Annotation: A computed fold for a 65-nucleotide RNA from a soil metagenome, annotated as nadA riboswitch. Rfam family: nadA riboswitch. The family's RNA type in Rfam is small RNA. The literature on the family includes a 2020 paper in Nucleic Acids Res by Chen et al., "Structural distinctions between NAD+ riboswitch domains 1 and 2 determine differential folding and ligand binding". Model confidence (mean pLDDT): 81 of 100.
RNA sequence: GGCUUCAACAUCCCCGCCGGUUGGGCGCGUUGAGCUUGAAAACGCGCAGUGAAUCGGCUGGAGCC
Numbered sequence: 001g002g003c004u005u006c007a008a009c010a011u012c013c014c015c016g017c018c019g020g021u022u023g024g025g026c027g028c029g030u031u032g033a034g035c036u037u038g039a040a041a042a043c044g045c046g047c048a049g050u051g052a053a054u055c056g057g058c059u060g061g062a063g064c065c
Base pairs, nucleotide, nucleotide: 001065002064003063004062005061006060007059013051014049016058017057018056019055020054021053022052023050025047026046027045028044029043030042031041
């Protein structure tokens, strides 16, 4: 220098950090839809420990070349 693998530190366990992608959840609005009530669903915006996956970079440990 290159590659692989792991997360010790954590207010039970799990969860290293930052950023992206997909899906999920919650809230608001529009549509649905106005003839009296109303649903599924679609679109837009926002929120976050989303116990889902995946990618890139970095920190630390271990192994290999």